[in-house]
Overview: This is a predicted structure of a 1456-nucleotide RNA (small-subunit ribosomal RNA) from an uncultured prokaryote. Model confidence (mean pLDDT): 81 of 100.

């Protein structure tokens, strides 16, 4: 030393990517008051117009213009003096100050050191000297060439300019002596100094050399010939291959020589807790440049930014003959760019240079200009003020509420900014102030406020607009009609003269882990051993002092970072001091540790003896079984194969059988949880020959160890190469099968190849996915190999040791899974490897390989994940267990046909709409001829068909009668008429109502994917869940799991659980028995009346009807089981183990249904998408399909008689008897608001009788007749009822559906809705009544445990590869093209050396030749880059192609 968002449903964990910070020579977008201090061309070391950036000295010299004064004059002008300009001679300076980083990876830079291997002009100190001459030159002056630019000749002259000579010192240098050659000097102005020489020293400034330190690349591994060293010379201020000659083979390199790439380098800056890491502008130092090479010259110093020579390349002058130039000095200009100032003032201060000095010079510097470029300061105002103003904000529940004490208003007050006057201070005083000002005065609140952001991270939220569109994102993502993500608005939060945005670096990242990471499964242990360098190393002793500790010196420049105090009004910036600079050298101390000498020593290792287990390895030779070939014999039709088959074999005799031969592979049982081996990997059985291991003695040696980069050896299978073998087995390939296809899975054959010998390759999911090696840290139990012990031997048995191989298991470790003395634990040591996924173990190179490919090993792009472990769930052509009418067993149907009735389609002005696997389709509708109706076509209304309120009208109304058009609504008229108060009897006023007008009404219009309610559906399956407590980091588990049991998570036992809740059961209805109350409308036994009906009287016994009650609990016996639950019989009961039936439907899922039942956000609509209103549709008909009725016949059909029910309904109702009518129905009406009367006949059944197996006396469709009946109205499009017609239809293909008992089946009756009905529907009701169930393999569905999973939108999942299209970067590739660096060969400018020669009194000079050398040409290669027809693969792209390859046993397990 702060984290945080992002991989999953969800979790821990790995791992990336992304943000939050400060920072900046910046830039750019919006905005911009003032000041202080800094900073400002990061790109083109690319080009430059124009002006300035290095001069000074007259006290070194000669001349000397202008101007003044004199003289003199032939009036042209001369001369002398004063003066000193322009210039020249001479000196010092110009090597410094300023620029800028192109080269350089060291000839550099940085620390320490050294130079007895060097210099040093000004400057200081101290000694000493300065004597006497001489010959040129320049300026000037004459002449002349040139366009200039310069520039030739003559004469003349000065010095502190040059030269010779001689004096004299000899301190100096050099040397072993001699000797011999050489070497000083300058004066100037003045009365005081400054020069000038010579030695010596000192300060400074440099040259020179060592040692460490200094980037990335091994896909650069081998470089060097001046190269290493040495002798000797020459060079140099100086050491040295620096040079040259000669002799010797030397020098560097894995601690990276050599090459490539990039870079100036430190003080230092920026981030960071630090350690890094990253830069190197400002300022200071150090090196290196000055259009580009290349070369010298003068000087103290240069190989010289504003000098010189010469090539090169550009630009400019010209008179075409020549010249000239270098802003990487201040300023400018263009150009480059995203981008970087003014052709300003001054030398006044601080520094330099010259001067003896005044002083001149100075684009050094000092200051000003321009940029918010940065850092710091101030400021735009501050007290008070509620009517909580207007206005915005259509925010808003219409009350309100933010903005907000903010504004207006009131009293202050004067920072900056303006403007006036003075002059402290920068100033050192004697003069000199470019520029800046401090202090005082005035005047007014006036001149001064914006930028970003508000989903999370990350402060800060609401309205409209838009509608995967516009757009927005930094990541994760936002937008597809209710966006806090986009746009505005309001409103808020952050910072404020700035706020954001982009680039680049640190940080956050422990994500290269020295400080501080890892490697079974996440990325990552070489496939194993031997081993050279390194690393690292057992006990003792004594020494040394090299690391190491302390102390002390010396250095670490200045600035910068810290403290401390000071100075600008704070601050920024500045000064003083201090501390720091952890580092480098010398010294001193100390000897533990590590090194190093030396020496000893036995436990590390190693050898010695006795033994011992073994598929340890090589060769050679052998054996049996099995197999296939061949002969033979027997035998005679199939064999053989497979889910089924068929190709194949066989009458020329297969298979089968038996003997004999022969043959190449591989070795059963032993045989393991076994053995051995470094690994690969090793098996009959023997022989040779051989290598390792244990273990016991404790005899030798005496650290001889551990690892182990390169390197070498062995290294499954396949493969290659040469020769041989081939019985099986079998890639490739032929055939049969299977398939929608099958290049596959099955099969029938079959070559390479599996085998040998030799040589190659050198890989593997070569694995325990675990590197090797020593130590230490609980046990337990099995195996295998040796040694002792215990017992008087032995054999068993216990013990107990040392070794290898399992398995469970503490402690600790792990993300977790698991590991745990055979570590993945504690430690050391040494190696080897890893840094998100993909692109890729692939391209380029390289090297090894006969090839096939092996090792090494990248980028461009591209995604935001990829993964590991483990959790809950889903699934699985996974397992185990149960259930379900789910099969199975059975009864009866659908699915042919007739109707009927619902959907689809078509069709139509409309056929309203809405349900869509189960779980839509006789459903919403429990009643479409109008009405219903929501559609459709014509007509018709606009405050409305309906509701509320307001405002004005008037009493006209409204209702209700006519009337006239017309379908109707509707219009239009006429007629007739109200109420409450007050009250002057004239009115007035209100409520209803009408009327006109504003709010709004109204939508079956849209969104069931905004919603509420309700409902289906798994499913009446037996499951969902909490609470506390344990367990795990967690996500979650545990309870609920387990053994029984049950319809049942029903119940019992066990149990780290324990209890509890929705749900199960139960209570509730209902129905089966009984008791008991009551007894009408029900009953009638026994009594009585009556012909007769319980019709009366009586009765309450019975049935029955509705109240209470009782019964059923596995209670009880018996077996079974755990002394349990609970199951199996059995009693007894009307009923027996939830007795039938039935209401009840957990948690939830299906965005399931449903805005059209209500309700409802939210959009649309308003003379229409409301509302009336007439007709028509909703019933339309080539075709499909569900759901049903009737049926097809004799268990029938008909006619005749005859018997038995329950639920129900009945007043706008049911209706009886009676009477007409074949019949529907009608007439007519008794009774009944119902246990009383009525619907109302029950049917099937039963009894006679007819039919006689046929399209029929089945079977009724359909069609034409005539009728009822209900309703304003049956045309579309009603229901019956009679006659007459009498259609398919003879039990139904695939397929499918219901049902387990009072059930299926069958028989009928009644309700609701409803004028009436398309009811054969539906909802109850009751008569008559069976068959079957061995069983749970299979089909469906479910539950519960496990178990894989790459699935979580959860298999209707995920996914994978060709191809097809776009788009991107990349590899290869004829070949072109352009760059770097070297190399060989030509050529050779300037120069400087050397040789010779001219010159000559020297010394220059000049010529000439040689070495060297810049450019330059040529040449063969070498490297990086561009580009190429055409090609190879990659990578991204809603919603293209075939196919199914993983992932469940993934449908042939999957991988290397």
């Nucleotide at each position: 030393u702060a984290g945080a968002g992002u991989u999953u449903g969800a979790u821990c964990c790995u791992g990336g990517c992304u943000c939050a910070g400060a920072u900046u020579g910046a830039a750019c977008g919006c905005u911009g008051g003032c000041g202080g201090c800094a900073u400002g061309g990061u790109u083109a070391a690319a080009a430059c117009a124009u002006g300035c950036a290095a001069g000074u000295c007259g006290a070194a010299c000669g001349a000397g213009a202008a101007a003044c004064a004199g003289a003199c004059u032939u009036c042209g002008g001369u001369c002398u003096g004063u003066g000193g300009a322009c210039a020249g001679u001479g000196g010092c300076g110009a090597a410094a100050g300023g620029g800028c980083g192109a080269g350089u990876a060291a000839u550099g830079c940085g620390u320490u050191u050294c130079u007895a291997a060097c210099g040093u002009g000004c400057c200081c100190a101290g000694a000493g000297g300065u004597c006497a001459g001489g010959g040129a030159u320049a300026g000037c002056c004459c002449a002349g060439g040139g366009a200039a630019a310069c520039u030739u000749g003559g004469a003349a002259u000065a010095a502190u300019a040059c030269c010779a000579a001689u004096c004299g010192u000899a301190u100096g240098g050099u040397u072993u002596u001699g000797c011999g050659u050489g070497c000083a000097a300058a004066g100037g102005u003045u009365u005081a100094c400054u020069g000038c020489c010579u030695c010596u020293g000192g300060a400074u400034c440099g040259g020179g050399a060592a040692a460490c330190g200094u980037c990335c690349u091994a896909u650069c591994a081998g470089c060097u010939u001046g190269u290493u060293g040495g002798u000797g010379a020459g060079g140099u201020a100086a050491a040295g291959g620096c040079u040259c000659a000669c002799c010797a083979a030397g020098g560097c390199u894995a601690a990276g020589a050599c090459g490539g790439g990039u870079a100036g380098c430190g003080g230092g800056u920026g981030u960071g807790a630090g350690a890094g890491c990253a830069c190197g502008g400002c300022c200071c130092g150090c090196c290196g440049c000055a259009u580009c090479g290349g070369g010298a010259c003068u000087g103290a110093g240069a190989c010289a930014c504003u000098g010189c020579c010469c090539g090169g390349a550009c630009u400019c002058c010209u008179a075409c003959g020549g010249g000239a130039g270098g802003c990487u000095g201040c300023a400018g200009u263009a150009a480059c760019g995203a981008a970087u100032a003014u052709u300003c003032c001054g030398c006044a201060a601080u520094g330099c240079g010259c001067g003896a000095a005044a002083g001149c010079g100075u684009g050094a510097c000092g200051g000003a200009g321009c940029a918010a470029u940065g850092c710091c300061g101030c400021g735009u105002g501050a007290a008070g003020g509620a009517u909580g103003a207007a206005g915005c904000a259509c925010c808003u529940u219409c009350g309100a509420u933010g903005u907000g004490u903010a504004a207006a208003c009131c009293a202050c007050u004067g920072u900056c900014a303006g403007a006036a006057u003075c002059u402290a201070g920068a100033a050192a005083u004697a003069c000199u102030g470019a520029u800046c000002a401090a202090c005082c005065c005035c005047a007014a609140a006036g001149g001064a406020a914006g930028g970003g952001c508000c989903g999370g991270c990350u402060a800060a939220c609401u309205u409209c607009g838009u509608g995967c569109c516009a757009g927005c994102a930094g990541c994760c993502g936002c937008g597809g009609u209710a966006a806090u993500a986009c746009g505005a608005a309001g409103g808020g939060c952050c910072c404020g003269a700035g706020c954001g945005u982009u680039g680049c670096g640190c940080g956050g990242a422990a994500u290269c882990a020295u400080u501080g990471g890892g490697c079974u499964u996440a990325a990552a242990g070489c496939g194993u051993a031997c081993g050279c360098a390194g690393g690292c190393g057992g006990a003792u002793u004594u020494g040394u002092a090299g690391g190491u500790a302390u102390c002390u010196u010396g250095u670490g420049a200045a600035a910068u970072c810290c403290c401390a105090c000071g100075g600008c009004u704070c601050a920024a910036c500045c000064g003083u001091g201090g501390a720091a600079c952890u580092g480098c050298a010398g010294g001193g101390u100390a000897a533990a540790c590590c090194a190093c000498a030396a020496a000893u020593c036995u436990u590390g290792a190693g050898a010695c003896a006795a033994g011992u287990a073994g598929g340890g390895g090589u060769c050679a030779g052998u054996g049996g079984a099995a197999c296939g070939a061949u002969a033979u014999g027997u035998g005679g039709a199939g064999c053989g194969g497979u889910g089924a088959a068929a190709u194949g074999c066989g009458u020329a005799g297969a298979u089968a059988u038996a003997u004999a031969u022969c043959g190449g592979a591989a070795c059963g049982c032993c045989a393991a949880a076994g053995g051995a081996g470094a690994a690969a990997u090793c098996a009959g059985g023997c022989c040779a020959c051989u290598g390792g291991g244990c273990c016991u003695g404790u005899u030798c040696u005496g650290a001889c160890g551990c690892u182990g980069a390169g390197g070498c050896a062995c290294g499954a299978a396949a493969g290659c190469g040469u020769g041989g073998g081939u019985a099986g087995c079998g890639a490739a390939c032929g055939g049969g099968a299977u398939u929608a296809g099958a290049u596959a899975c099955c099969c029938c054959g079959g070559u390479a190849g599996u085998c040998c010998a030799c040589g190659c390759c050198g890989u593997a999911a070569a694995c325990g996915a675990u590197g090797c090696g020593c130590a230490c840290u609980a046990g337990g139990u099995g195996g295998a190999g040796g040694a002792g012990g215990u017992u008087u031997u032995g054999a068993c048995u216990c013990g107990c040791u040392c070794u290898c191989g399992g398995c469970c298991g503490a402690a600790g470790c792990a993300a977790a899974a698991g590991u745990g003395u055979u570590a993945a634990g504690u430690g050391c040591g040494c190696c080897g490897c890893c840094u998100g996924g993909g692109g890729a173990g692939u391209a380029c190179g390289g090297u090894c390989g006969c090839a096939a490919g092996g090792c090494u090993a990248a980028a461009a792009c591209u995604c935001a994940a990829a993964g590991g472990a483990a959790u809950u769930g889903a699934c699985g052509g996974g397992g185990g267990c149960u259930c379900a009418c789910a099969c199975a067993a059975g009864c009866g149907g659908u699915g042919g046909a007739g109707c009927a009735u619902g959907u689809u389609g078509c069709u139509u002005a409309a056929u309203u709409c809405g349900a869509g696997g189960c779980a839509a389709c006789g459903c919403g509708a429990a009643g479409a001829a109008c009405c219903u109706u929501a559609c459709c076509u014509a007509g018709g209304c606009u405050u409305g068909a309906c509701a509320u309120g307001c405002a004005c009208g008037g009493a006209u109304u409204a209702a209700c009668u006519c009337u006239a058009a017309g379908a109707a609504a509707c219009u239009a008229g006429a007629g007739c008429c109200a109420c409450g108060c007050c009250c002057u009897c004239g009115g007035g006023u209100g409520g209803a109502a009408c009327g006109u007008g504003c709010a709004c009404a109204g939508g079956u219009g849209c969104u069931g994917c905004a919603u509420g309610g309700c409902u289906g559906u798994c499913g009446u399956c037996a499951g969902c869940u909490c609470g506390u407590g344990c367990u795990g980091u967690g996500a979650a588990g545990u309870g609920u799991c387990g053994g029984g049991u049950u319809a049942a998570g029903u119940c019992c036992c066990u149990u780290a659980a324990c209890g509890a809740g929705c749900g199960c059961a139960a209570c509730c209805c209902u129905u089966a028995u009984c008791g008991u109350u009551a007894g009408u409308u029900g009953c009638c036994a026994g009594c009585g009346c009556g012909u007769a009906u319980g019709g009366c009287g009586a009765g309450g016994a019975c049935u029955c009807u509705a109240g209470c009650g009782a019964g059923a609990c596995u209670g009880c016996c018996g077996g079974u089981g755990u002394u349990a639950a609970a199951c199996c019989g059995g009693a007894g009961g009307a009923a027996g183990g939830u007795g039938g039936g039935g209401a009840u439907g957990a948690c939830g899922u299906c965005a399931a249904g449903u805005c059209c039942u209500c309700a409802u956000g939210g959009c649309c609509u308003u003379u229409a998408u409301g509302c009336c209103c007439a007709g028509g549709g909703c019933u339309g008909c080539a075709a499909a399909c569900g759901u049903g009725c009737u049926a097809c016949a004799a268990u029938g059909g008909c006619g005749u008689g005859g018997a038995c029910a329950g639920a129900g309904c009945g007043a706008c109702g049911c209706a009886a008897g009676a009477c007409c009518g074949c019949g529907a129905g009608g007439u007519g009406g008794a009774g009944c608001a119902a246990a009383u009367c009525g619907c109302a006949a029950a049917a099937a059944c039963c009894a006679c009788g007819c039919c006689c197996c046929a399209g029929u006396u089945c079977g009724g469709a359909u069609u034409g007749g005539a009728g009822u009946c209900u309703g304003a109205a049956a045309c579309u499009c009603g229901a019956c009822u009679c006659c007459a017609u009498g259609a398919a239809g003879c039990c139904g293909g695939a397929a499918u559906c219901g049902c387990u008992a009072g059930u299926a089946a069958u028989c009928g009756c009644a309700g609701a809705u409803c004028a009436g009905c398309u009811a054969c529907g539906c909802u109850g009701c009751g008569g008559u009544g069976a068959a079957u169930a061995c069983g749970u393999u299979c089909c469906u569905g479910a539950g519960c445990c496990u178990u894989g999973u790459a699935c979580a939108c959860a298999c209707c999942g995920c996914c994978c590869g060709u191809c097809a299209a776009g788009u991107c970067a990349u590899g290869g590739a004829a070949g072109c093209c352009g760059g770097g660096a070297g190399u060989g060969c030509c050529c050779g400018a300037a120069g400087c050396c050397g040789u010779c020669g001219c010159g000559a009194u020297u010394c220059a000079g000049c010529g000439a030749c040689g070495a060297c050398c810049a450019c330059g040409g040529c040449g063969a290669g070498u490297u990086c880059g561009g580009u190429g027809a055409c090609u190879g693969g990659g990578a991204c792209u809603a919603a293209g192609u075939c196919g199914u390859a993983a992932c469940a046993a993934g449908g042939u397990a999957a991988c290397c």